[in-house]
RNA sequence: AAAAAUCGAAGAGGUUGCGACUGACAUUAGUAAGUUGACCGAGUCACCGUUAUGAUAUUGAAGUUAACUAAAAGGGGACGUCGCCGAAGUGCUGUUAUUGACGGUUAACAGUGUUCUGGGACGUAGCUUAAUAUGCUGCGGACUGUCACGGACCCACCCGUGGAGCGCUUUAUUCAAA
Repeated sequence: AAAAAUCGAAGAGGUUGCGACUGACAUUAGUAAGUUGACCGAGUCACCGUUAUGAUAUUGAAGUUAACUAAAAGGGGACGUCGCCGAAGUGCUGUUAUUGACGGUUAACAGUGUUCUGGGACGUAGCUUAAUAUGCUGCGGACUGUCACGGACCCACCCGUGGAGCGCUUUAUUCAAA
């Protein structure tokens, strides 16, 4: 002492970095449900489908409409607080819930973290949802941080191309060659 190893340690990207908690407030919504009247006329009862059992229904089911009455949960969320920089999310796997069973959808939780994504915004397509909100994914062209290569300049700064966080910067320990 280059390089290499160690989930070593400390940091940076942004004031729109990431996530969690609380939550004024808005939306959900004059919607669901309920009562009454009218119409209609045989089915109806789980988020969807099939099936089993039971209940209910011509003393009028379900549905439509008018009037009266009238929510809630989930989702969003300013201010604030906390934890952090694969922060985190997607993907995958498992469990649970909406039911008597099966299948599907959706949601929550847990695990994984070499499945993919450096980061945020904008546009666009799709999914979720009450929602053009939010969230997620794909695509697009810019911006931004980082490193490598090349150019210019010879402090920095600048330009172009490209890669990915398993990264980058600083540093600690181990280790052997020139």